Predicted 3D model of a 72-nucleotide RNA (transfer RNA) from Savitreella phatthalungensis. Its Rfam family is "tRNA". It is annotated as a transfer RNA.
[in-house]
């Protein structure tokens, strides 16, 4: 060099065109003598970047990046 897969909260993954979600984890409060469990509530995301379609893009299509990965 060609081919193919992936990129969404700190981690791990869902989300096929109409207000982004879950489980771990992170604050606070409740329980406890404390600690751990368990129970509630808060935050945390301009969904890799850049342009197109569309009334509307995480979603379709194009390029670019990055990481696996197959040939060579």
């Nucleotide at each position: 060099g060609g081919g193919g897969a992936u990129g969404u909260a700190g981690c791990u993954c869902a989300g096929u065109g109409g207000u982004a979600g879950a489980g771990c984890g992170g604050c606070u409060g409740c329980u406890u003598a404390g600690c751990g469990u368990g129970c509630a509530u808060c935050a945390g995301g301009c969904c890799a970047a850049g342009g197109g379609u569309u009334c509307g893009a995480u979603u379709c299509c194009c390029u670019u990046c990055a990481u696996c990965u197959c040939c060579a």